[in-house]
Molecule: SAM riboswitch aptamer (S box leader)
Organism: Pseudonocardia oroxyli
RNA sequence: UGCCCAUCCAGAGCGGCCGAGAGACCUGGCUCGACGACGCCGCAGCAACCCCCCGACCUCGGGUGCGGGUGCUACCGCCCGGGACGAUGGAGG
Repeated sequence: UGCCCAUCCAGAGCGGCCGAGAGACCUGGCUCGACGACGCCGCAGCAACCCCCCGACCUCGGGUGCGGGUGCUACCGCCCGGGACGAUGGAGG
């Protein structure tokens, strides 16, 4: 990144800083929050998309979490409905 592919009901929290809203957007609901939410940083953890390993060699199937690149760690992407929806990874430019 107005293109392509896959996934989004499993899993995993403590500390420090900050200080009022937050759960992407819209209507409604529900929930979290001065007993400090959201966010940022650090550490820890979870998972297994890519790297990696094995078998097949077309796309696939399996393995590991020691290691590399991401990601994630309230509630099903919080819920019904909506849309040029959103997020993450891969691929491409």